[in-house]
RNA sequence: CCACGAAAGGGCAAACCCGUCGAGAGGCGGGGACGCAAAGCCAGGGGCCUCGUCGAGAGGUGGCCCGGUUGCCGAAA
Numbered sequence: 001c002c003a004c005g006a007a008a009g010g011g012c013a014a015a016c017c018c019g020u021c022g023a024g025a026g027g028c029g030g031g032g033a034c035g036c037a038a039a040g041c042c043a044g045g046g047g048c049c050u051c052g053u054c055g056a057g058a059g060g061u062g063g064c065c066c067g068g069u070u071g072c073c074g075a076a077a
Base pairs, nucleotide, nucleotide: 004074005073011036012035016031017030018029019028020027021026034063040069041068042067044066045065046064047061048060049059050058051057
């Protein structure tokens, strides 16, 4: 360095509840923790979800996978 995931410090925050925005999926803020070593960031490919005349198309999901990119710590193998 690649890879891996013990420990410590710190980080994020599912369901659910409240508020708010949206037609919806869902987003954001607060509470809350199921989990997470990229559960940081990016909708490029696939998947899933919403709207739609279920078509064209538009949108959502990075906590579904792949890919891109940046990155903390250092036991064992």